[in-house]
RNA sequence: GGGGGAAUAGUUAAACGGUAGAACGACGGUCUCCAAAACCGUUGAUGAAGGUUCGAUUCCUUCUUCCCCCGCCA
Numbered sequence: 001g002g003g004g005g006a007a008u009a010g011u012u013a014a015a016c017g018g019u020a021g022a023a024c025g026a027c028g029g030u031c032u033c034c035a036a037a038a039c040c041g042u043u044g045a046u047g048a049a050g051g052u053u054c055g056a057u058u059c060c061u062u063c064u065u066c067c068c069c070c071g072c073c074a
Stems, first nucleotide, its partner, number of pairs: 001070007010024003018054001025043006047063005
């Protein structure tokens, strides 16, 4: 330098044009002598900037970070 993959909640991880969902966690409650477990509730996310579209996590472009493969020079 060329090609491919990934980036969503504190962590893991779905959704792939039409209300962003789940598990674990955190917080509050019930229960308990206390705690754990269990149950109920709450919390919080689309890497950045543009474009297309009635509508973008999803499609296109550029950039950032990480991973893999190939090549060149030394």